[in-house]
Context: one part of a larger RNA
Molecule: small-subunit ribosomal RNA, 5' domain
Organism: metagenome
RNA sequence: GAUUGAACGCUGGCGGCAUGCUUAACACAUGCAAGUCGAACGAGAAAGUCCCUUCGGGGGCGAGUAGAGUGGCGAACGGGUGAGUAACACGUAGGAAUCUGCCCUAAAGUGGGGGACAACUCCGCGAAAGCGGAGCUAAUACCGCAUAAUCUCUUCGGAGAAAAGCAGGGGAUCUUUCGGGACCUUGUGCUUUAGGAUGGGCCUGCGGCGGAUUAGCUUGUUGGUGGGGUAAUGGCCUACCAAGGCAUCGAUCCGUAGCUGGUCUGAGAGGACGAUCAGCCACAUUGGGACUGAGACACGGCCCAAACUCCUACGGGAGGCAGCAGUGGGGAAUAUUGGACAAUGGGGGCAACCCUGAUCCAGCAAUGCCGCGUGUGUGAAGAAGGCCUGCGGGUUGUAAAGCACUUUCAGUGGGGAGGAAAGAACCAAACUAAUAUUUUUGGGAGUUGACGUUACCCACAGAAGAAGCACCGGCUAACUCUGUGCCAGCAGCCGCGGUAAUACAGAGGGUGCAAGCGUUAAUC
Numbered sequence: 001g002a003u004u005g006a007a008c009g010c011u012g013g014c015g016g017c018a019u020g021c022u023u024a025a026c027a028c029a030u031g032c033a034a035g036u037c038g039a040a041c042g043a044g045a046a047a048g049u050c051c052c053u054u055c056g057g058g059g060g061c062g063a064g065u066a067g068a069g070u071g072g073c074g075a076a077c078g079g080g081u082g083a084g085u086a087a088c089a090c091g092u093a094g095g096a097a098u099c100u101g102c103c104c105u106a107a108a109g110u111g112g113g114g115g116a117c118a119a120c121u122c123c124g125c126g127a128a129a130g131c132g133g134a135g136c137u138a139a140u141a142c143c144g145c146a147u148a149a150u151c152u153c154u155u156c157g158g159a160g161a162a163a164a165g166c167a168g169g170g171g172a173u174c175u176u177u178c179g180g181g182a183c184c185u186u187g188u189g190c191u192u193u194a195g196g197a198u199g200g201g202c203c204u205g206c207g208g209c210g211g212a213u214u215a216g217c218u219u220g221u222u223g224g225u226g227g228g229g230u231a232a233u234g235g236c237c238u239a240c241c242a243a244g245g246c247a248u249c250g251a252u253c254c255g256u257a258g259c260u261g262g263u264c265u266g267a268g269a270g271g272a273c274g275a276u277c278a279g280c281c282a283c284a285u286u287g288g289g290a291c292u293g294a295g296a297c298a299c300g301g302c303c304c305a306a307a308c309u310c311c312u313a314c315g316g317g318a319g320g321c322a323g324c325a326g327u328g329g330g331g332a333a334u335a336u337u338g339g340a341c342a343a344u345g346g347g348g349g350c351a352a353c354c355c356u357g358a359u360c361c362a363g364c365a366a367u368g369c370c371g372c373g374u375g376u377g378u379g380a381a382g383a384a385g386g387c388c389u390g391c392g393g394g395u396u397g398u399a400a401a402g403c404a405c406u407u408u409c410a411g412u413g414g415g416g417a418g419g420a421a422a423g424a425a426c427c428a429a430a431c432u433a434a435u436a437u438u439u440u441u442g443g444g445a446g447u448u449g450a451c452g453u454u455a456c457c458c459a460c461a462g463a464a465g466a467a468g469c470a471c472c473g474g475c476u477a478a479c480u481c482u483g484u485g486c487c488a489g490c491a492g493c494c495g496c497g498g499u500a501a502u503a504c505a506g507a508g509g510g511u512g513c514a515a516g517c518g519u520u521a522a523u524c
Base pairs, nucleotide, nucleotide: 001524002523003522004521006520007519008518009517010516013372014371015370016369017368018367019365020364021330026328027327028326030325031324032323035073036072037071040070041069048061049060050059051058052057080283081282082281090207091206092205093204094203095202098200099199103196104195105194106193107192108191109190110189111145113143114142120135121134122133123132124131125130151160152159153158165188166187167186168185169184170183173182174181175180209255210254211253216246217245218244221243222242223241224240225239226238227237228236258280259279260278261277262273263272264271265270285306286305287304288303289302308319309318310317311316336362338361339360340359344358345356346355347354348353375405376404377403378402385396386395387394388393409465411460412459413458414457415456419451426443427442428441429439430438468513469512470511471510472509473494474493475492479508480507481506482505483504489496490495
C1' cells in the first nucleotide's frame, strides 16, 4: 500500500447492488418448511335451511361436499451444517465386472379366475399414547391358471417366468333392471424385451499438510483354491493352503484439516485463505441396525441402546431447528416469530388446481462496493466576534451578512411502463366408420403481479431538512498561544514532559479523508 463475512470509538442525509453466528455439531417454547391424485377403490357426515309431523321424529337441499381409510406416485429432490475424515474423500486422466423410477425409440402382449384386509358395525382394555377380538366389503391392493415375440437357467433333451384397468365419444347390430352394457373407436395406463438418454455404484495412475523429540508396522494381515454374498469386481465374508505385504522415495503413530472451481495479495514466481455463488463428499441429539423402495441404511421414516427434556391416574408414554423465522446461552460480534406462489423451478394430477420458509420479494444493519446531495453566482465597509501581536497591524476571510438565482435528493400531490407468457372456448392437419372424442402444430378474443404508494415522468413549496472524523516533532501534508511543570499525560519507531513544550491538555489556525473517519485484529 492492498484486502476483510470483521469488531470497537466518535459521527451519520439519500439511493442502487451485494453481504450478514467466523464462537457452543450448545439447549430449544411456538408457528410454518411434503404433499397430491375421486380419470385406481369402497364407504361417507355435520352445522344451517325448507317441508311434513302422532311432537317421538321423518324427508329434501347442504352433498356424493368435508374429514378419514385402501391404493398409486412423491417423500432418496429441494433446504441446512462442516462435527468427522489425511481417505480413491476431493481434483484430474483412464478402466471394466455393473444398476438406473419417471423420459425417448422399437417389438410383442394386455386372456380367464380366486381368496382376503382396512374403512364401516358391534364388543372389550387403557389416564393417555394407543391396542385387541368378532362380522361385512371394493380396487390399478394380493394370489394362482393360460399364453411367451423376447428373457433367465440348461446336462442343449428341456425347464421356468407377465400383466390392470380407467376416462372421453359413437352410427348400425345384440342385450337391458331403460341408468346402461356388449361392440367400435380415441386417449392414457399396465406387462415383457432390446436400445438410448440421464443419474449412480466399483477399480486404477498422478496431485495437493505439519511432526523422526513417532522407525519399525501388519494375522483377514499378503496371495491362492473351494464356497457364500452383491446390481457388480474384490479377504467383502468364510473354510483350507502358502508366508507373505508395507516402510528412510518416510510405513506406523501423533497433531491439524471437509476437498475443488476459486478468493486475497504480488510485476511475476510465490504466499495465505476455502464466507457468499457453483461442483463433489460427509453428517442429521450420541452409537448401532435393518425395513420399504428404481434409488436410503433415510434431517422433518422405523427398531434397539444411551444422555437430556416433557406428560402421567406411576402401570406407561412423547420428543429431536446443523430447514425458515424466533428464544435462552456463549461471544468483541452477525437480522423479521414478515408477504406471495405473480415469475423461475420442484412434487402430485388428464386437467382445473393443490402444496412448496426452494425461490421471488419486503424488513433490519454505513457491514462492504458504487453513485448523488448537504447549494450556485455575486458580495471589502476586508463588519462584528474569536485568536495572535512587535499594538502599527495580521489572520479567520468572499468566509458571513446582504443581493440575485437554482431545486438534485428528502417532503406533498398526481400520472405511470416492464417483469405476463401460457394454460381452458373457436378455425386448419393426424387417428377413425365418423363433420364424435382426443392429440399435435399454427392462428386466436379475454384472464392472471407478492413486490407496489414499483422504476420512471409531471407539478408544488422553500436554501429550505442534510458534516463529520483523524492528525499537525521527524518518518508524514499541516504552527502559534495559554495551562501544566519527569506531574498529569503522549507514544507505531525514534522519543516528548524536571517553568519560555510546534510532541501532554485546551484554544485559534492549518492539513488529509469524507457519510464517513480513526483504532484494534488478521493476510499478502